[in-house]
Context: one part of a larger RNA
Molecule: large-subunit ribosomal RNA, domain IV
Organism: Candidatus Omnitrophota bacterium
Order: sequence, then C1' cells, then structure tokens
RNA sequence: CACUCGUUAAGGAACUAGGCAAAAUAGCCCCGUAACUUCGGGAGAAGGGGUACUUCUAUAGCGUGAAGUAAUUUACUUACGUAGCGCGAAGAAGUGACACUAAAUGGGGUUCUGUGACUGUUUAGCAAAAACACAUGGCUCUGCUAACUCGCAAGAGGAUGUAUAGGGCCUGACACCUGCCCGGUGCCGGAAGGUUAAAAGAAGGGGUCAGUCCCGCCGCAAGGCGGGGUGAAGCUCUGACUUGAAGCCCCGGUAAACGGCGGCCGUAACUAUAACGGUCCUAAGGUAGCGAAAUUCCUUGUCGGGUAAGUUCCGACCUGCACGAAUGGUGUAGCAACAGAACCGCUGUCUCAACGAGUGAGUCG
Repeated sequence: CACUCGUUAAGGAACUAGGCAAAAUAGCCCCGUAACUUCGGGAGAAGGGGUACUUCUAUAGCGUGAAGUAAUUUACUUACGUAGCGCGAAGAAGUGACACUAAAUGGGGUUCUGUGACUGUUUAGCAAAAACACAUGGCUCUGCUAACUCGCAAGAGGAUGUAUAGGGCCUGACACCUGCCCGGUGCCGGAAGGUUAAAAGAAGGGGUCAGUCCCGCCGCAAGGCGGGGUGAAGCUCUGACUUGAAGCCCCGGUAAACGGCGGCCGUAACUAUAACGGUCCUAAGGUAGCGAAAUUCCUUGUCGGGUAAGUUCCGACCUGCACGAAUGGUGUAGCAACAGAACCGCUGUCUCAACGAGUGAGUCG
C1' cells in the first nucleotide's frame, strides 16, 4: 500500500446521478392499529409494553396412561384412573447486572406519483423490466376425410376432439366506457355489362413442289442442260375474325379489418375572448375522458404546495410542436428485487479522518 473485518468525539445524507454501501430494525407474548377497499384485505400497518434467574411449585392445566376399580351387550368393550412419561401457562415474593429473544438466528418504517391488475416467464454468459404470458373481451375461419400445420407421397398432428369444439389475429383482472369516416388498401357478397388465357374453329398470306409456259445452249431428230414466269394436291410457317373461365374494371357491404379523424376570416356596450356568422376543402373532420404527460419542441411554460434555497416531485391551468377510445380511453383496492419524489429512524456516505485485527504485498533470513 491492497483486500476483508472491528470501533469511533461532535454533527447526521452536508456524500452522491441516486442513502450506492453500511448502520439500524429483528424472535415470542400482550395492548393497539388510519386513509382506502373488489369487504377478502390494507396489517406484522403505524405505535407502545413485557422478556433472565430463584422460591411458592415435582404449580394450575393438558396429553398419554401401567396396576387397579366399576359396568354390562363378555369384547382386541366402555367409564374412572392420585403411578410413570411428555407438554406446560398465569400470578406473587425475592436476587444480580449498563444490558435478561444478554451468544447465534432473526422485518427498518411512512407518504405521494407513474407503469403493469395479480402468481408466473425472459436475453444460459453485461438488460428481470413498464417487455412476454395471463384470466377477461372481441373479430374471423372451420359441419368433420373440419379449418390449419408438417410431408414429394403414403401418412401424421389437430383429436380417439365435433361449434360450450378447434385454428388465426387483436386486447389484457375489475369498474365506467369504447364516438365519426367504407374515399384508398384488404376481406366478404353480386352477377348485367366491359376487358381477358390456353384451347377449338377459321377467311387469308408465305415457303416447298408435280405439272405447265417462255428464253438460251448442244443435237439431223428424239431429247439433254441452264435460267425465268405461273403453279394443283400434300407438307409446313403464319393467321384477321368467332367461341372462350376465374380475375380485373364495375355494383354493394364491412373499422374490437389495415387505417384516417381540416383550414381561413369576422363578430358581444372597457379590454380580452367568441356562445354566433361567412367561406374553402374532405370519406369524415377527434366525441367522452385525459392532458407540459414514460407523449410538451419552445420549456426550468404559468400558478399553487413542499425546501432557507427544488431543471426533479405533487396539485392545477390548457397555448395537445406531435393524447384519445380493444394499435383500446380513463380510473382503480391489492401486488412489484420495477421507475420518480418526500419524510421519520439510522448510520464513517460525508465534514475528515483516526486507531485496531487478519490475509496478502513488501523487507530480512
């Protein structure tokens, strides 16, 4: 010097991002216990008091219960039971300590707020949470060879289940509720019209080609060779047009489907504000509730509370940059190794450090 411990005057969070760490509390018995509440809780709330040993006293009492006694329904019966064994208050008197759950073990408490109802689950090895799950609610698919999932298939799961069942998605106890928009996208329904594939039919066109016609050359001739025009059938390439489903266009429905939910101007007898009016746009213009919020940029908004002093906190206001209703809205008792704020107790966290112990390190051997 490092680590792990112990003690500390006075103060007591002044430390610090933050009481991190430490200290404190602690068992059992008795008294007592608020708001709120889903009447279960909250609650060990909080806050108090007691606690050792000796004697009375082998205590009261309780359990078990031998021997024994009694009874009858004579039984592995029932009742009593002062022995023995085990448990064991309360009270009175006394004794000694600074201290009696004398060591060890063994809750610190209270208030306000946010979030999530809860018990649970999770990033094995930096995150335990407000994330996931959850009971509840809803939408939707599925009639059984179910939907759906795995597999090329056979087949299997779903399920030895059958719509009070099973799958998918969202929400997330409970209470009060869940507004408007179907124009876009999706899904569902519709079939009149438009468009539309393969395919079928098919006018026509191109290629090839027997034949035929013309020209040139050779040959006495028959004919042969070469070039050009036309060109049936067949084969082949192409092909307007006609027929031709779903889908799309189209017509409706549907938001606890994906989603969306305005602007400008004027107006009241102080001022200010605008119940009111005008106008433009939209599918419709945000309802209830909440609101500087886990959401507020400006912002340490403004006011109030708490402090001597408060960018945090609590209560309001509403000017919501950019809350808002199952991507749920607002509350909520209880719960939480959750997050923020305050208070009491307590302390070496600190003012401000000191001493001691052990183990290392170091020095000597």